[in-house]
Context: one part of a larger RNA
RNA sequence: CUGGGUGUAAAGGGUUCGUAGGCGGUGAAGAAAGUUAAAUAUUAAAGACCGGGGCUCAACCUCGCGUUUGUAUUUAAAACUACUUCACUAGAAUUAGGGAGAGGUAAGCGGAAUUCUAAGUGUAGGGGUGCAAUCCGUAGAUACUAAGAAGAACACCAAAAGCGAAGGCAGCUUACUGGAACUAUAUUGACGCUGAGGAACGAAAGCGUGGGGAGCGAAAAGGAUUAGAUACCCUUGUAGUCCACGCCCUAAACGAUGAUAACUAAGUGUUGGAGGUUGCUCCAGUGCUGUAGCUAACGCGUUAAGUUAUCCACCUGAGGAGUACGGUCGCAAGAUUAAAACUC
Numbered sequence: 001c002u003g004g005g006u007g008u009a010a011a012g013g014g015u016u017c018g019u020a021g022g023c024g025g026u027g028a029a030g031a032a033a034g035u036u037a038a039a040u041a042u043u044a045a046a047g048a049c050c051g052g053g054g055c056u057c058a059a060c061c062u063c064g065c066g067u068u069u070g071u072a073u074u075u076a077a078a079a080c081u082a083c084u085u086c087a088c089u090a091g092a093a094u095u096a097g098g099g100a101g102a103g104g105u106a107a108g109c110g111g112a113a114u115u116c117u118a119a120g121u122g123u124a125g126g127g128g129u130g131c132a133a134u135c136c137g138u139a140g141a142u143a144c145u146a147a148g149a150a151g152a153a154c155a156c157c158a159a160a161a162g163c164g165a166a167g168g169c170a171g172c173u174u175a176c177u178g179g180a181a182c183u184a185u186a187u188u189g190a191c192g193c194u195g196a197g198g199a200a201c202g203a204a205a206g207c208g209u210g211g212g213g214a215g216c217g218a219a220a221a222g223g224a225u226u227a228g229a230u231a232c233c234c235u236u237g238u239a240g241u242c243c244a245c246g247c248c249c250u251a252a253a254c255g256a257u258g259a260u261a262a263c264u265a266a267g268u269g270u271u272g273g274a275g276g277u278u279g280c281u282c283c284a285g286u287g288c289u290g291u292a293g294c295u296a297a298c299g300c301g302u303u304a305a306g307u308u309a310u311c312c313a314c315c316u317g318a319g320g321a322g323u324a325c326g327g328u329c330g331c332a333a334g335a336u337u338a339a340a341a342c343u344c
Stems, first nucleotide, its partner, number of pairs: 004315003007298002012312001014201004021194003025088006033081002035077008048067002050064005091191001092188003095184003103177007110154001114150004119145003125136002162169002206247006215241002220236004258311006266289010293300002317344003326337004
């Protein structure tokens, strides 16, 4: 190695692109590296296996036959893999067309609400709670009216909906721009799949510099509650939340389910496209139910956790520990890589 697994028991990398590598469609011809067969040489002796013989047997000794992976050379075969050449179109890509979409970046604009400012009307309460109190208010609050300012978020539409590789994306308009699906035939002719290292992106929180700061609100303060209350509740409130640039690189980054390809009952919603025509058909997505099958069960079930193939990642009792040490990265916080002693 033959021969285990990874939805929930340990285990799928956060995601994509892609280097090396691994794997790879159809037909024909060639050559013969792998492969297969044969011959020759070699593979010391002893030992081992098999069949005999000798010590009374056995151990022991001894004879014979073949076996023993392999290596080299020569000859032959040509199905498969690799290689060379020629060809093909079913994979892949390109072209054309009209559509869909919160895909991305930037700029501009809009209304509702909130808070604040100054003004008017108006008078004793308001706010808050389980009940209260801290708190605000006769220096005129709360409420109402019209005006102004600021920042942040975009009700309804809204959905089992849509888009994106993932993170994620939602007021409206414009500019620039990425991708996917469908239809059509034409073009190239295997150009493909995966992907160790590597690169790019990567919620929130956090960090640096400069802005901004309405609401909310870690920390902090006060009021309650309570035996206590460093909490839950209330009144305030700083960082932060927002913007620009630069870092950080982690999440229950989840479908807890890697990517690609093929095959395997149906039924019923829905989104986009096409055909056909009167409720049908096809393609691509997205949901539910469910057959075979799978599963420890739950459940999964053409969007597989079914049946197969290729490639990558990861797991191997619990704790110690995702820790120590060392390395790399980072301004720091820390991230990443990653043990052992010992205990059970």
A computed fold for a 344-nucleotide part of an RNA from an uncultured prokaryote, annotated as small-subunit ribosomal RNA, central domain. Its mean pLDDT, the model's own confidence on a scale to 100, is 87.